[in-house]
Bacterial RNase P class A from a Nitriliruptoraceae bacterium, 425 nucleotides, folded computationally. The model forms 96% of the base pairs in the Rfam consensus.
């Protein structure tokens, strides 16, 4: 200099002018003035986990779901850090994860065989029968049958010559050593055995089960013995363990309360209005009080039953309001612990909250990235920088209870750690 791994941070900046939403003041009441405060790193997805809040509540199980190396983190997690093992990668690093030697299952196509397996071709014994009087094989030529349109050419059977020289052929077993099939075919190398052959034996060497010892909390890791080669894959197919897990979800929930319904009381001839009754037994005094209604004022008047209206209470609430609800597992600095993921003390900051839902748009100016094109500059080179000019380009997306995470989406920039490869001291 080139290539590349991994992590964090970042999402243009001032200013004109026009717009939007809340709150608070003012106000000539008009959707008008100011003045403050208004989205993100993912606000998305709605895939986990919580907090809150209601429901039901003595406790447990069954069912059904999630999770699944080990330690630790944390409110909690399916997150995260640190480890262990295994896989890929020179490497930095990256991906992965209980149990298949507890049981059921299941495995296309190929192939003979797919799970305590399998004889297809090869290779072995036996028995048969052919063959040294020359088979089976190999050429060469005829004939016939088929196939490809034809020319012609290939398989196949028969014959005729010439080669060559011992085995062929079928049936019954053996053989998992070889070949072929397939993701996958039951350990590897070598000797020994055998009819041929095979953990069938035996050395090694590789895995696996047991046990001892060391080291680690622990996953595991080293190491010695002994065993028999049996133990292949899928658990995201059923299951087998261990651990968690009651339901619903802010349209949660709770407070207010028109209109209508409901249930009651009032008022009665001292609201209205309709009908009815006012014959007799009681409908008379006095006091005191409350309304109306006349009166200047002392005072004077004001019967009973049903139904509607009407007034007032009383529960439930539906329309509407309010309230959860924005002070919090919180930001920032610092400062101890701790590899770390996180944890505590100390200081300071308040930081969107609404109504189906505002936060934009345009101009200039600055900086930033691309491409062209000019001028120079460092260096032995690759290659790396500066300045002018033209054009372009700046994304992904948008809160509605909050919060921890994880996916996904994003034009660009910055920073740090670390790795391989060439070159120079």
């Nucleotide at each position: 200099g080139g290539a590349g791994c991994c992590g964090g941070c970042u999402a243009g900046g001032c200013g004109g002018c026009c717009g939007c939403g809340c709150u608070g003041c003012g106000u000539u009441c008009g959707c008008c003035g100011c003045a403050g405060c208004g989205a993100g790193g993912a606000a998305a997805g709605u895939c986990c986990g919580g907090a809150c809040u209601c429901c039901u509540c003595a406790g447990g199980g069954c069912a059904g779901g999630a999770u699944g190396c080990u330690g630790g983190g944390u409110a909690a997690c399916g997150c995260c850090c640190a480890g262990g093992c295994g896989u890929g990668g020179u490497g930095a690093c990256a991906c992965g994860c209980g149990g298949a030697a507890a049981g059921c299952g299941c495995a296309a196509c190929a192939g003979a065989g797919a799970g305590c397996a399998g004889a297809c071709c090869g290779c072995c014994g036996u028995c048969a029968u052919c063959g040294c009087u020359g088979a089976g094989c190999c050429g060469u030529c005829g004939a016939c049958c088929c196939g490809c349109u034809g020319c012609g050419c290939g398989c196949g059977u028969c014959g005729a010559c010439g080669g060559g020289g011992a085995g062929g052929u079928g049936a019954c077993g053996g053989u998992g050593a070889g070949g072929g099939u397939g993701a996958a075919a039951c350990g590897g190398u070598g000797a020994g055995g055998u009819a041929a052959g095979a953990g069938c034996u035996c050395a090694c060497c590789a895995g696996c089960a047991c046990g001892g010892c060391g080291g680690g909390u622990g996953a595991c890791c080293g190491u010695c013995g002994u065993g028999g080669c049996u133990a292949g894959g899928c658990a995201a197919g059923c299951c087998c363990c261990a651990u968690c897990c009651g339901g619903a979800g802010c349209a949660a929930g709770g407070c207010c309360a028109a209109g209508u319904c409901g249930g009651g009381a009032c008022g009665c001839g001292g609201g209205u209005g309709g009908c009815c009754c006012g014959c007799c037994c009681a409908c008379g005094g006095u006091c005191g009080u409350c309304g109306c209604a006349c009166g200047c004022g002392a005072g004077u008047g004001c019967c009973g039953g049903c139904c509607a209206c009407g007034u007032c209470c009383c529960a439930g609430g539906u329309a509407g309001g309010c309230c959860g609800c924005a002070c919090g597992a919180g930001g920032c600095g610092u400062c101890g612990g701790g590899u770390g993921a996180c944890c505590g003390g100390c200081g300071u900051c308040c930081c969107a909250g609404a109504g189906a839902g505002a936060u934009g748009g345009u101009c200039g100016c600055c900086a930033c990235c691309c491409a062209c094109g000019g001028c120079c500059g460092g260096g032995c080179a690759a290659c790396c920088a500066g300045c002018c000019g033209u054009g372009g380009g700046g994304a992904c997306a948008g809160g509605a209870u909050c919060c921890g995470g994880c996916u996904u989406a994003u034009c660009g920039g910055c920073c740090g750690a670390c790795u391989c490869c060439u070159c120079c001291c």
About this RNA:
Its Rfam family is "Bacterial RNase P class A". The family's RNA type in Rfam is ribozyme. The organism belongs to Nitriliruptoraceae, within Bacteria.